[in-house]
Context: one part of a larger RNA
């Protein structure tokens, strides 16, 4: 710098983070169902048995087998929760000198906000209702 000022939105460019998005892709914890190692406990037709009982027979009692419940780890399943990645998509922010208008700022050239509905490249127009944070002009004091 002081109207030849000021300043609002869309587009156009470019940096930056960030939302949604079929998908794709990893972590957690857990559930449901399947299988189901040692092992502790409990059953037990079968075998097996030196100590005890018994004169013997055989009891008694161990032990092995088999067996039940628990149960690690495994497997299958539909979710849960947390990430990463993703085409395409939204807008934000920031960037001397890019387009288009010209809404706001004076009575800004249609006063101007506002709550709404509707409409339009865009700032924004209109309706309908509040509001003075309006100038001017006329009244009152």
């Nucleotide at each position: 710098c002081a109207c030849c000022g000021c300043c609002c939105g869309u587009c156009a460019a470019g940096u930056c983070a960030u939302g949604g998005a079929a998908g794709c892709u990893g972590g957690c914890a857990a559930c449901a169902c399947c299988u189901g190692a040692a092992g502790c406990c409990g059953g037990u037709a079968u075998c097996c048995u030196a100590a005890c009982c018994g004169a013997a027979a055989g009891g008694a009692g161990g032990g092995a087998g088999c067996u039940g419940u628990c149960g690690a780890a495994g497997g299958u399943g539909g979710g849960g929760u947390c990430g990463g990645u993703g085409a395409c998509u939204g807008g934000g922010a920031c960037u001397a000198a890019g387009u288009c208008g010209u809404a706001a700022c004076a009575a800004g050239g249609u006063a101007g906000g506002u709550g709404u509905a509707c409409c339009g490249g865009a700032a924004g127009g209109u309706g309908c209702g509040g509001c003075u944070g309006g100038a001017u002009c006329a009244c009152c004091u």

Predicted 3D model of a 141-nucleotide part of an RNA (small-subunit ribosomal RNA, 3' minor domain) from an uncultured bacterium.